[in-house]
RNA sequence: AAUUAGAAAUCUCCGAAUACCUUCAUGGCAGUGGGGGACACAAGAUUUUGGGGUGAAUCUUAUUUGAUAAGAGGGGUAACUUGGGAACCCUAACCCGUCAGCUAACCCCAUAGGAGUACACCAAGCGUAUGG
Numbered sequence: 001a002a003u004u005a006g007a008a009a010u011c012u013c014c015g016a017a018u019a020c021c022u023u024c025a026u027g028g029c030a031g032u033g034g035g036g037g038a039c040a041c042a043a044g045a046u047u048u049u050g051g052g053g054u055g056a057a058u059c060u061u062a063u064u065u066g067a068u069a070a071g072a073g074g075g076g077u078a079a080c081u082u083g084g085g086a087a088c089c090c091u092a093a094c095c096c097g098u099c100a101g102c103u104a105a106c107c108c109c110a111u112a113g114g115a116g117u118a119c120a121c122c123a124a125g126c127g128u129a130u131g132g
Base pairs, nucleotide, nucleotide: 011116012115013114014113018030020028021027022025031111032110033109034108035107036106041101050099051096052095053094054093058072059071060070061069062068063067073091074090075089076088077087080125081124082123083122084121085119
């Protein structure tokens, strides 16, 4: 000096998943997110070919005969915010249990887990500092 790996802290990313409080619990409250649930409206049905929910995570094609590949669609990638471009990445998993359109009142639930993107490129905006 370079490369690789690990640890800690700061900063940050995906995600609703954060803050505060105390008697520290099978907690409380606020914020955020989700589900159920009338009239009117919608649907005129479509119920094992089950149906539905959270989530970006669906669909099509080809092969082989059960997984792979490609594509479309969808989603993500900090350096104050937004938009754009480039490149890269993801496209899972779980749940309800025959049952749910929307839906005021009302009712119920969650507040985890994982990670380090490397163009800090362009434009606009906002803010701060310095000088005149």
Molecule: c-di-AMP riboswitch aptamer (ydaO/yuaA leader)
Organism: Firmicutes bacterium UBA4881